[in-house]
Molecule: Bacterial RNase P class A
Organism: Halomonas sp. ML-15
């Protein structure tokens, strides 16, 4: 100089003015309590001042957790989940190391990565055969049988037949390579190489080994296919939930009245229909907490490869409930993406204008 990989941070600035939501600090109007009788507290309002006010994804709700309520003596079964070893976590399906597979020349990226030598099914096309396999071509004619030829050795051809070495087919066809063998082959034999299996070595562990030793080597795939093996797992969610408490209706308990009221009737009797006070308790309307001070952020320093931990020191930084966080004006620049909180939190996923920085790899130059 060029490519290129993994992180980390920022998300238009300033300035004016008009506002929205909460907090606090004065004045001030009314209420209602208290008592020390003019002061305090609370409530509802006005009015001045200070100070705060959307993210890295606030999103998707897709895992995990906290917190509430309801279940719940203890196991099992179902069903869902998760699946290579170790570790950090509150906990996860997340994260770090690791292995091992794959890609990349490299820094580095990607992997549902347990089990089809339990068992059961499933597979389009093309192919002779797709599975305790499979003669389409092509090799082979020793055996056994027939036909011809013949120089009598033999030799062509056909039947039954052997062959998975070679071609074709296909994503995939029963390990690789070379000698041997053979009528041709063929792990049939053997050497190596690769595969199982037992041992030793290292390693916590998955796993590895130019290690010993042993078996010609059970034959494809598919388990986000049933299953099978370990493990984990109760259920709804802040409209949880908890308190306070109208009006009306209704219900309990005590008292009272039943000589009362209302209708029929001219009136009495009859007759029919109705009870009035109090107090409590449950629920509804509305209101108040849950509500943001947290497994949380940030600096240091210690441990640790790292995720993280553990000291110790600093700051407080949205809490609405028709639900704020915004309008306009001005200057500037590199012209401004996705995109809005709703109980809280740790992840994962998708969405994305650009900028800035730090570590590392490969090329090419030049010293």
């Nucleotide at each position: 100089g060029g490519a290129g990989u993994c992180g980390g941070c920022c998300a238009g600035a300033c300035a004016g003015u008009c506002g929205c939501c909460g907090c606090u600090c004065g004045c001030u109007g009314c209420g209602u309590c208290g008592c020390u009788u003019g002061c305090g507290a609370c409530g509802c309002g006005g009015u001045g001042g200070g100070g705060g006010g959307a993210g890295g994804a606030a999103a998707g709700u897709c895992c995990g957790g906290g917190c509430u309520c309801c279940a719940u003596a203890g196991g099992g079964c179902a069903g869902g989940g998760u699946g290579c070893c170790a570790g950090g976590u509150a906990a996860c399906g997340c994260c770090u190391g690791g292995g091992c597979g794959g890609c990349g020349u490299a820094a580095g990226c990607c992997g549902a990565c347990g089990g089809c030598u339990a068992g059961u099914g499933c597979a389009g096309c093309a192919g002779a055969g797709a599975g305790u396999a499979g003669a389409c071509c092509g090799c082979c004619u020793a055996c056994g049988u027939c036909u011809c030829c013949u120089u009598c050795g033999g030799g062509a051809g056909g039947c039954c037949g052997g062959u998975a070495a070679g071609g074709g087919u296909g994503a995939a066809a029963g390990g690789g390579u070379g000698c041997g063998g053979u009528a041709a082959g063929a792990g049939c034999g053997c050497a190596c190489c690769g595969c199982g299996c037992g041992c030793c070595u290292g390693g916590u562990a998955a796993c590895a080994g130019u290690g010993c030793g042993u078996g010609g080597c059970a034959a494809g795939g598919u388990a986000a296919a049933c299953c099978c093996c370990a493990c984990c797992u109760g259920g709804a969610g802040c409209a949880a939930g908890a308190c306070c408490a109208a009006a009306u209706a209704g219900g309990a308990a005590c008292c009272c009245a039943u000589u009362g009221g209302c209708g029929u009737g001219g009136c009495c009797c009859g007759c029919g229909c109705u009870g009035g006070g109090u107090u409590c308790g449950g629920g509804u309307a509305g209101g108040u907490c849950g509500c943001u001070u947290g497994a949380g952020g940030g600096g240091c320093g210690c441990g640790g490869c790292g995720a993280c931990g553990c000291g110790u020191c600093c700051a407080c930084u949205a809490g609405a409930u028709g639900a704020a966080u915004g309008g306009c004006u001005g200057u500037c620049c590199a012209c401004g993406a996705c995109a809005g909180a709703a109980c809280c939190c740790g992840g994962c996923u998708u969405a994305c204008c650009g900028g800035c920085u730090g570590a590392c790899u490969c090329c090419c130059u030049c010293c």